[in-house]
RNA sequence: UUUGAUAAAUGGCACACUCAUCGAAAGGUGAGGUCGCAAAACUUCUGGCCUAAAGGCAUAGCCGCAAACGCGGUUGCCAACGGUAGCAGGGUUGCCGAA
Numbered sequence: 001u002u003u004g005a006u007a008a009a010u011g012g013c014a015c016a017c018u019c020a021u022c023g024a025a026a027g028g029u030g031a032g033g034u035c036g037c038a039a040a041a042c043u044u045c046u047g048g049c050c051u052a053a054a055g056g057c058a059u060a061g062c063c064g065c066a067a068a069c070g071c072g073g074u075u076g077c078c079a080a081c082g083g084u085a086g087c088a089g090g091g092u093u094g095c096c097g098a099a
Base pairs, nucleotide, nucleotide: 012037013036017032018031019030020029021028022027035086041092042091043090045089046088047087048084049083050082055078056077057076058075061074062073063072064071065070
């Protein structure tokens, strides 16, 4: 001088929960709070997971309107264009640098 990647050090973030607030919800934001995190910094590119307002299908059953066909409500199913970065992977950036 180079490599090395832990210990250590300077620090950082902030789970659950509480309050306020946004949202249909999942969840987000702010304050408090610290379970943990070496990327628990940023980013939905991929997968998983969560929610289902709008939408679509059904409506077996029930209720209402109707002479009736039917219509509406309730209910069920599908489904992100919503979310989760502290679910995993990918991409980008970053602090220290004994042995």
A computed fold for a 99-nucleotide RNA from Propionivibrio dicarboxylicus, annotated as c-di-GMP-I riboswitch aptamer. Lineage of the source: Bacteria > Pseudomonadati > Pseudomonadota > Betaproteobacteria > Propionivibrio. Its Rfam family is "c-di-GMP-I riboswitch aptamer". Rfam describes the family as follows. GEMM was predicted in a large-scale screen for bacterial structured RNA regulatory elements. Genes associated with GEMM are involved in a diverse array of functions, including chemotaxis regulation, signal transduction, secretion and chitin. The sequence was found by an Rfam model in a public genome assembly. The prediction has a mean pLDDT of 82.